[in-house]
Context: one part of a larger RNA
């Protein structure tokens, strides 16, 4: 881990509901009691009690009425139909589906391990230190002092035995539920240590670490209380058919639990109350707007007692600051002179079922997720976060499309078909179907991709508006670009071109007292400006379309990929492909309608056709089966082989399952109809057993 096998809504008593039976001359007995050999089952008897028959009032009471009340008004509450039994559902008390705590408590067992103490014994090689005190010397009267001998003290030293456990290895399914190995600590002491006795569970014992009290300690183990208690986790075993939720309000020591409602069902009423169309209603939301309430901005025009800047000798002038009025453009969720759509409401028409409503049975649910739209709060941030639209989709929904993708886009799977149309999306290849068709754009591989930064640019395409042009533009080519003049000043020079003024004339076809370069200063090259070749369009500005740049990230890159110039954008058109959607045949099955046969307690009940809607589902409601073990009746099977087992590609049934063959197997077992339940395994870190 696998495999067997075991393993979870039970019982009893008391309500409420259905559903079926019994009696209705109201229903039923309970305990006990008598038969039964009798402890039972049954059978009889036992009306003591319950329920039903009459309500009302607090209650005297009264009574089909009663309370209330001055009432004979009003209003409340009423003006009769049951019980008994079985199934089932479900509540409530019980261990109450089941497994799971840490705890709590009572009685008891425990100091052969540990911890302290008592009692009586035990043991510690060697070596080293050399205190008290004695003597004996000098010295001194002495008390003492110094030497030297003796001497053997100590929670002295050095180090084994023994005790202990510092630092590293090693081991860590070990030798070992705490060891080994090296190093290390103490070793005459508060020293170890044998036996033998005492102290315990809120207690003991502790040189005190909440240590230690048998691998157990922040309260030891063991039995009972006990199946404590879990508003938590987990897990709850056969099939099919019809419906099908919620993640939300209130309250709640409530916030991951519950109660009541609200949405499911199922039985029952009620009969169009739901819906959809017109119609007529009321609003202050969106939108708009400044008419009020405020907020901000620009201009004029009337002011401002003191006090501010600047300027001026001063009058005064401008500025700034503020009020009021005018005009011109604006702002609002707690503004409005206005104003929808949608919703709500009533009213009439319409539509007819699984609608809507009332009443009872039985639930679940109250952690909800994206998504669109209006809104709060954040950052007009979040795969945020809280409303709302009884939006939508998941959830509880497969299927097709978005490369993969609960929440997007199409579409709701009853079954079987190698028919057919079609949605969303596609239609070169992967890979079903157009290398389809018509006009443009794009050259960047832009794009086929979800994402548009700002700025920047003779990329290209398409309009708008204007200026210039056959009297000849605009680009080119030849030519000219002159004189007064070196203007004047300045200046070491200043001659078109260092700087200041000025900025005229004058000859022409045109020519600036010069728009650049250039020189010390000139010279010298251009330009503007004209002629002339030469020839048909040229210039500024602006608005779009698609395109470039700006454009940097991590192991190797992509548009799914291949690739593609369309197979890319953009605007039409036309065929096709494309789903479990629709259609077309076949089948099953539900409710409903009609017909028709049967049965019948006359309530109804089943079976056939035939139309019409339907048949995806978690929690959950209803229904109707299948199987397994036992018992009652009944009718079988079996040594010519029963039950199990093993085969497999037989048959039946929508399943659940039945049946049938063939070995094995060696003594049981089944069919109909009832009952009754230790009644169906994959899951529970189940258990138990094997492997």
């Nucleotide at each position: 881990g696998c495999c067997a096998a075991c393993g979870a809504g039970u019982u009893g008593a008391u309500g409420c509901a259905a559903a079926c039976g019994g009696c209705u001359u109201g229903g039923c007995u309970a305990a006990g009691u008598g038969c039964g050999a009798c402890a039972a089952a049954g059978c009889a008897u036992g009306g003591a009690g319950c329920c039903g028959c009459a309500g009302c009032g607090a209650a005297a009471g009264c009574g089909a009425g009663u309370g209330u009340g001055a009432a004979u008004a009003g209003c409340g509450c009423g003006u009769u139909u049951g019980u008994c039994g079985u199934u089932u559902g479900u509540a409530u008390c019980a261990g109450a589906c089941c497994c799971g705590a840490a705890g709590c408590a009572a009685c008891g067992u425990g100091a052969g391990c540990u911890a302290c103490c008592c009692a009586u014994g035990a043991g510690c090689a060697g070596g080293a230190u050399g205190a008290a005190c004695u003597c004996u010397g000098u010295a001194g009267a002495a008390a003492u002092a110094c030497a030297g001998a003796g001497g053997g003290a100590g929670g002295u030293c050095c180090g084994a035995a023994c005790c202990c456990a510092u630092a590293g290895a090693u081991u860590g399914u070990g030798c070992a539920a705490c060891a080994u190995c090296u190093c290390g600590g103490g070793a005459u002491g508060a020293c170890u240590u044998g036996u033998g006795g005492g102290u315990u569970g809120g207690a003991g014992u502790g040189a005190a670490a909440a240590g230690c009290u048998u691998a157990u300690c922040g309260a030891a183990c063991g039995u009972u209380g006990u199946a404590a208690u879990a508003g938590c986790u987990g897990g709850u075993u056969c099939u099919c058919u019809c419906c099908g939720a919620a993640a939300a309000a209130g309250c709640u020591u409530u916030c991951g639990g519950g109660c009541u409602u609200g949405c499911g069902u199922c039985g029952u009423g009620u009969g169009u109350u739901c819906c959809c169309u017109c119609u007529g209603g009321g609003g202050g939301u969106a939108g708009a707007g400044c008419a009020c309430u405020g907020g901000a901005a620009g201009a004029a025009g009337c002011g401002g007692a003191u006090a501010g800047g600047u300027c001026g000798a001063a009058a005064g002038a401008c500025c700034a600051c503020u009020g009021c009025c005018u005009c011109u453009a604006u702002c609002a969720a707690a503004c409005u002179c206005c104003g929808a759509a949608u919703a709500c409401c009533a009213g009439a028409g319409g539509u007819a079922a699984u609608a809507g409503c009332g009443c009872g049975g039985c639930a679940g649910u109250u952690a909800g997720a994206c998504u669109a739209c209006g809104g709060g709060g954040g950052c007009g941030a979040a795969g945020c976060u809280c409303c709302g639209u009884c939006g939508g989709u998941c959830a509880a929904a497969a299927g097709g499309g978005a490369a993969a993708c609960a929440g997007c886009c199409c579409a709701g799977a009853u079954c079987g078909c190698c028919a057919u149309c079609u949605a969303a999306g596609g239609u070169c290849c992967c890979a079903a179907a157009a290398u389809u068709u018509a006009c443009g754009c794009u050259a960047a591989g832009u794009g086929c991709u979800a994402a548009u930064a700002a700025g920047g640019a003779g990329g290209u395409a398409a309009g708008a508006u204007u200026u210039c042009a056959g009297a000849g533009a605009c680009a080119g080519u030849g030519a000219g670009g002159a004189u007064g003049u070196u203007g004047g000043c300045u200046u070491a020079g200043a001659a078109g071109c260092a700087g200041c003024c000025a900025u005229c004339a004058u000859u022409c076809a045109a020519a600036g007292a010069a728009a650049g370069c250039g020189u010390a200063a000139c010279a010298g090259c251009u330009c503007a400006c004209u002629c002339a070749c030469u020839u048909a369009g040229a210039g500024a500005u602006u608005u779009u379309g698609c395109g470039c740049c700006a454009c940097a990230a991590a192991u190797g890159a992509u548009c799914g990929g291949g690739g593609c110039u369309a197979a890319g954008c953009g605007u039409g058109a036309u065929a096709c492909c494309g789903a479990a959607g629709a259609u077309g045949c076949g089948g099953a099955u539900u409710u409903u309608a009609u017909u028709u046969u049967c049965c019948u307690u006359c309530g109804g009940g089943a079976a056939a056709a035939u139309g019409a809607a339907g048949u995806g589902g978690u929690a959950g409601g209803a229904g109707a089966g299948c199987g397994u073990u036992c018992u009652g009746u009944u009718c079988g099977c079996g040594a010519u082989g029963a039950a199990g087992g093993c085969a497999a590609a037989g048959g039946g049934g929508u399943g659940a399952c039945c049946c049938a063959u063939g070995c094995u197997g060696g003594a049981g077992c089944g069919u109909a109809c009832a009952g009754a339940a230790g009644u169906g395994a994959a899951a529970a870190u189940g258990u138990u057993g094997g492997c």

This is a predicted structure of a 691-nucleotide part of an RNA (large-subunit ribosomal RNA, domain II) from a Candidatus Nomurabacteria bacterium.
The source organism's lineage runs through Bacteria, Bacteria candidate phyla and Candidatus Nomuraibacteriota.
Rfam family: Bacterial large subunit ribosomal RNA.